[in-house]
RNA sequence: GGCCUCGUAGCUCAUCAGGAUAGAGCGACAGAUUCCUAAUCUGUAGGUAGCAGGUUCGAGUCCUGCCGAGGUCACCA
Numbered sequence: 001g002g003c004c005u006c007g008u009a010g011c012u013c014a015u016c017a018g019g020a021u022a023g024a025g026c027g028a029c030a031g032a033u034u035c036c037u038a039a040u041c042u043g044u045a046g047g048u049a050g051c052a053g054g055u056u057c058g059a060g061u062c063c064u065g066c067c068g069a070g071g072u073c074a075c076c077a
Stems, first nucleotide, its partner, number of pairs: 001073007010026004019057001028044005050066005
């Protein structure tokens, strides 16, 4: 450098043929319970879906470029 795969909440991951206000578990915070803690229960917050464009009535999903991660092949000596 070519090709392939991936990028969604703090972490691990869903959302398989495009459809309305993107969810779950863990974690965080608050409350209940407890003498206290842990555990358990309830609630709350947390997202430009890597970035920028394009297609479409409509994009996390399709297309292009860039950035980053991984894999593979080649180049170099």
Predicted 3D model of a 77-nucleotide RNA (transfer RNA) from Alphaproteobacteria bacterium UBA2954. The coordinates come from a structure-prediction model, not an experiment, and the mean pLDDT is 80. Its Rfam family is "tRNA".